The part of an RNA shown here (large-subunit ribosomal RNA, domain VI) has 253 nucleotides and comes from a Bacteroidia bacterium.
Its mean pLDDT, the model's own confidence on a scale to 100, is 86.
The sequence was found in a public genome assembly.
Lineage of the source: Bacteria > Pseudomonadati > Bacteroidota > Bacteroidia.

Context: one part of a larger RNA
């Protein structure tokens, strides 16, 4: 742009993708079968592989503005305290959210119709046979559905419900933002407000801070489960979402 008035919600499914796998072991039963030796169909469960999806409780990782140790070198400082800059995040130990797998869970089945090879039933030409000729069954991971998902530019442009009859109903512009993200879109909210950050509280991480105080000649220890902390969960209008513009009229039975 187009669906023939505009909108906002819901849907329908015409066609398209996806998935479709598999192996051992137990019973059944040492049974049918076989002279033994060796062995089963049907059924009926267990427990696996690879593959997919989806998830972050466990477990295991990264976790470069989180914690602590610690070398060397330059600054700050009255200081032997302390802090902070560079050396691959300096280098070492761990490590929340998120992100993942090696970790969680789950998944192919059952079914149903038409049908191949293949077997059949009746049955004839051709008194007989003969699954075919007329007629009629059963049969497979393969087909058509069936699960999962996209989908009305399916221009055949569908189908239901509700708003608006006018600057309306609606949408955008702007701000605050994230489970969203390249950018746009998407989704949350904009004082009628928990959208972000702040603060508060509490999970969580680090490991017991500076300064003094006590003990002890002193290293130490101890007051102290400290002290600091990014993303987490609740609370809370302290701070910014102000105030507004702008599009949406004719085409309409």
């Nucleotide at each position: 742009c187009g669906u023939u008035g505009g909108a906002g919600a819901u849907u329908u499914g015409a066609g398209g993708g996806g998935g479709c796998c598999u192996g051992a072991c137990u019973c059944u039963a040492g049974u049918a079968c076989g002279a033994g030796a060796g062995g089963a169909c049907c059924g009926a469960g267990u427990c696996g592989g690879a593959c997919a999806a989806a998830c972050c409780g466990c477990u295991a990782g990264u976790g470069u503005g989180c914690c602590u140790g610690u070398u060397g070198u330059g600054c700050c400082g009255c200081c032997u305290a302390g802090g902070u800059g560079c050396a691959g995040c300096g280098c070492a130990g761990g490590g929340u959210a998120g992100c993942u797998a090696u970790g969680u869970u789950u998944g192919g089945u059952u079914g149903a119709g038409a049908u191949a090879a293949g077997c059949g039933c009746u049955g004839a030409a051709a008194g007989c046979a003969u699954a075919u000729a007329a007629g009629u069954g059963c049969g497979a991971a393969g087909c058509u559905c069936g699960c999962c998902u996209c989908a009305a530019g399916a221009u055949g442009a569908g189908a239901u419900c509700u708003c608006c009859c006018u600057g309306a109903a609606g949408a955008g512009c702007c701000g605050u933002u994230a489970a969203a993200g390249a950018c746009u879109a998407u989704g949350a909210c904009g004082u009628u407000g928990a959208u972000a950050g702040g603060c508060u509280a509490c999970a969580g991480g680090u490991g017991u801070a500076a300064a003094g105080g006590c003990a002890g000649u002193a290293a130490u220890g101890u007051c102290a489960a400290a002290g600091c902390c990014g993303a987490g969960u609740a609370g809370u209008a302290c701070u910014a979402a102000u105030u507004g513009c702008u599009c949406g009229a004719u085409c309409g039975a």